[in-house]
RNA sequence: CGCAUUCAUUGCCCAACCCGCCGUGAGGCGGGCGCGGAAAGUCACGGGUCUUGCGUACAAGACGGCCGGAUUGCCUCC
Numbered sequence: 001c002g003c004a005u006u007c008a009u010u011g012c013c014c015a016a017c018c019c020g021c022c023g024u025g026a027g028g029c030g031g032g033c034g035c036g037g038a039a040a041g042u043c044a045c046g047g048g049u050c051u052u053g054c055g056u057a058c059a060a061g062a063c064g065g066c067c068g069g070a071u072u073g074c075c076u077c078c
Stems, first nucleotide, its partner, number of pairs: 012037002017032006035065001041071003045068003048063006
């Protein structure tokens, strides 16, 4: 340096739910909480699911903790 890995280490994130706010909505943000994660960091590129409008279709949106892919980062017991 690269790959792999979580048995070591410092730690990290945070489900559902509750409170407040935003949104027609899916859902998002902040605080509490912690089911879990090893990228549960980021990205809507592909698939998928969901929402809204319309209703032949199609368009706009949401979900990265649904899957894939891309990209960035920490540790070094083996």